[in-house]
Context: one part of a larger RNA
Formats: sequence, structure tokens, C1' cells
RNA sequence: UGCAUAUAAUGGAUGCCUUGGCGGUAAGAGGCGAUGAAGGACGUGGUAGCCUGCGAUAAGCUUCGGUUAGCUGGCAAAUAAGCUUUGAUCCGGAGAUUUCCGAAUGAGGAAACUUACUUAACUUUUGUUAAGUAUUAUUAUUUGAAUACAUAGAAUAAUAAAGCUAACUCAGGGAACUGAAACAUCUAAGUACCUGAAGGAAAAGAAAUCAAAAACGAGAUUCCGAUAGUAGUGGCGAGCGAACUUGGAAAAGUCUAGUUAUCAAAUUAAUGUUUAUGAUAGUAGAAAUAUUUGGAAAAGUAUAUAAUAUAGGGUGAUAGUCCCGUAUACGAAAUUGUUUAUAUUAUGGAUGACGAAAAGUAGGCCGGGACACGUGGUAUCCCGGUUGAAGAUGGGGGGACCAUCCUCCAAGACUAAAUACUACUUACCGACCGAUAGUGAACUAGUACCGUGAGGGAAAGGUGAAAAGAACCCCGGUGAGGGGAGUGAAAUAGAAUCUGAAAUUGUAUGCAU
Repeated sequence: UGCAUAUAAUGGAUGCCUUGGCGGUAAGAGGCGAUGAAGGACGUGGUAGCCUGCGAUAAGCUUCGGUUAGCUGGCAAAUAAGCUUUGAUCCGGAGAUUUCCGAAUGAGGAAACUUACUUAACUUUUGUUAAGUAUUAUUAUUUGAAUACAUAGAAUAAUAAAGCUAACUCAGGGAACUGAAACAUCUAAGUACCUGAAGGAAAAGAAAUCAAAAACGAGAUUCCGAUAGUAGUGGCGAGCGAACUUGGAAAAGUCUAGUUAUCAAAUUAAUGUUUAUGAUAGUAGAAAUAUUUGGAAAAGUAUAUAAUAUAGGGUGAUAGUCCCGUAUACGAAAUUGUUUAUAUUAUGGAUGACGAAAAGUAGGCCGGGACACGUGGUAUCCCGGUUGAAGAUGGGGGGACCAUCCUCCAAGACUAAAUACUACUUACCGACCGAUAGUGAACUAGUACCGUGAGGGAAAGGUGAAAAGAACCCCGGUGAGGGGAGUGAAAUAGAAUCUGAAAUUGUAUGCAU
């Protein structure tokens, strides 16, 4: 030095675990905000910090309910001082307080700061306290120029708006990479993205709709299945891609521009009372003992027992009968959802007769866009420009166009459900992950740290059943670390703590050189 065996060190793989994630199902909720939001700054505890809570009444105040013996949130013990069966703490309903910034709104401003005015009350002066003072729109009132009436403007009051928010919706704008094996029409795609507006859904919606072809029909919209990758469209390339019809889900129809007659108070909305049933705390809730092994019984053995409850979790190993629960049954002072009936207020129903029934509109031409349809033989719909009818004896459509026929009545408006989504709440589920996985984040995580900034963005879980976390002694620097002793089932479970692989490093022994 090599090999082998043993034994240590280093290291943190593996196994086991789960506080956290991921995905879904059902139900709820679908908004918050000038009564000041979302989000923050700064404070707030007897005792430094961070998180949580709260706001100068500051881990809280009042009240109404629930619950019951302890309590003063967590990291996180300790200590001090207290509260509590005259019901504390805790849980729920309602209320009070709620600094400063922030739409931020008296003015300003480099957010959490600076600095005014008006009125009222109080005050010896200085001053203190309370309330108010932004803008815009609408309405009303009072005023009021040039300029006579007036108007513009001004002032005051009332009401409303603003800002935030995950996705879904509608509308206004609107790419490129890419594909076409290059690329320009085309595609990607009306996608991403920007903007505006709204709702719990939105949008659409009661035919100037389809259909059919000599003549029988359908009957608003939306969504799903088929029709069908069909008919078409397309540098007829890449690709794009219907409809009629039919099977389902869900179904609902109305109003405005009028007069009269008759009959009748339907319907809808708001508010009050009321019926039922939910939400926001909770209550009751069956049934087992002994013995053996063991540190510990829930394990083994023996004999019992409940089950509308053998879902699940915990307890010193694996528990129906130990604990929390579970099945089941019950429960609300207060606030609140849905719902039944009824009252009030507002609205105004049915039938008949007569009447009315949307013009710079429909259409044409030029140029664009949407329709599966790229201008094509291109109907239909929408827009810019330019023109421009008819008036139910009328007009639109039936995919160039014309005739016949059929069908409908534009240029006004409303309309539930079936459909889309899930930031949020509750319950439950998973041939989902198990700490290099699963969220970036199981831990002080959008933290530390990096960047002028927009922004980027980690690592880091596990003693033990219980701290019983090692009194005391010894070595040592009043160390670090270790040796005894003690605890414990175990300390090679000792806080660098479960298990403890490999690389790597020693020590001992053997063999070889």
C1' cells in the first nucleotide's frame, strides 16, 4: 500500500408518519364600498420579538342566547397580578367603539404627513371638543353679466355616482409566433391582450322565421345528442366547416302609440301580519370484564353484550362496548333565506265592435364587415358614403334573376327556466402526493435574499407514551466536549435527537507485497 472481516465516524438516502397541498361531489352564497371598502401604516398585553385578534373603550366594551368549571390567544415556557357557580373563559345573534393612509372627498402631498376655514358648545387668555366644508350628474330654489327682456354663469339644498373583486357574460378595439414543410391570399383567431358595462347569471327570445314544390306542414329563445367531418368553402393548398330535419333538457308569453259596450277585480310589485321549512351556537345519545405477555393492552385467552350507532379520529401496540363522535331524536332570546295564506298601497283584467299599428326607413349604387360561404353566378344580415320607395288593392322572404304559388308583417319595447363560472362558506369523497413529492410556500413564505425598478424568489418537517430534557460528582478555560450517576422499555432515543443506505474517513485483526 492492497484485499477481507469487525467496529466506529461522516453523511442523510430509504422505510414509516402528516399538520400541508392537489382534484372533485353536494348544498349555500354570488358581492364589498361615502353609514368610508379591498388593502395597508402605526399602535394595542405587567414582562423584548413574530403571528393572530383588536383600535386611544385597542388579545377588547354592552346586551341577548348557548354551554359549564375553570380562565387571562399561538410560538412558549416562566413569573407577576387577577377573574370565576352573584356563571368567568369559550361559542353564536345584535349593538357600541373603530387612530392614520387608502375611491379618500376642506386644501396640499414624496401614502400612513403637512396645513386651513365655517358653525355650535365650553373656556380667565392661549385654546379645547363636536359637526361640517371635494368633484360630477339630475332635480328644486335663490340669484345673475356683457345687453333691455333674457341667457351664460354663480350660490344653496336633496338624491345618486365614484373605488375594489377569482372565473363566467355582453360590447368597443385587436396582434404575432405558428401552420401552409419557404411565403404574400389563407391559417393561428376574432384567440391572447387592452378598454367599457352588468348580473347572479349574462346574452338571446315570441317570426317581415323555417319548410315544401303543386301541396301536406312546423310554430319564441337557450343548451345537449344525432344529422356530419356530410353539403359546401378553400393559393380547391394548408385548412375551415354548416343547415334543414330529428331525439332530449326546459318551457310562457306579453306590452306601447285608442274610443265604446258588457262582464269582472285577475296579474305583478312593495310593505305588514301569518304558515311551513332552513341558516347562524347547541342537547340527549346503546353496549365489557377478568386473566397472560409486556414499559404500556386496544394484542392473545375466557366468558359477555349493543347495533336505525362496526363512518372516522384519539387513547403508552391493532378498541363496536375507554374518550370525542356516529345512527337517531330534539333545540333559538336575536338576525336572516325560501315558502303558504291574508291585509294595505300601487298597477290594471276578459269579450265584442270600430279604429290605429314605427321614413331619410326598406331598397339601389360604391367601399368594407358578418354569415361554414375567401366576390364568386352569391342570396341573407350589419356598417361608412351616396341616393331613396310603397302604405295591407301594400310590403319582406323562399340562395343570381323573373313569373306562379307558399309564407310572414321590418324600421318600438319587456320576458322565468333549461346554460356558463367558483375568489368565498359548509359537509363529504379520492386505484391523488407524502417533505428533491404535493401549492413557490406542511416551518417566521410571497418570508429571507437579489434587483434603481417592473420583477425574480429559496432552503428549512419527525426526541420520547410522558420532559420524566439528565439532580449530584469528575476532567476541562467558572469553556466546547466528554466520563460517571440518574430518568426511561430503549440514551448507538440526549436535544446536531425516529429509522440511519452509499460515496468518504479512521481503528483493530488476518492475509498479500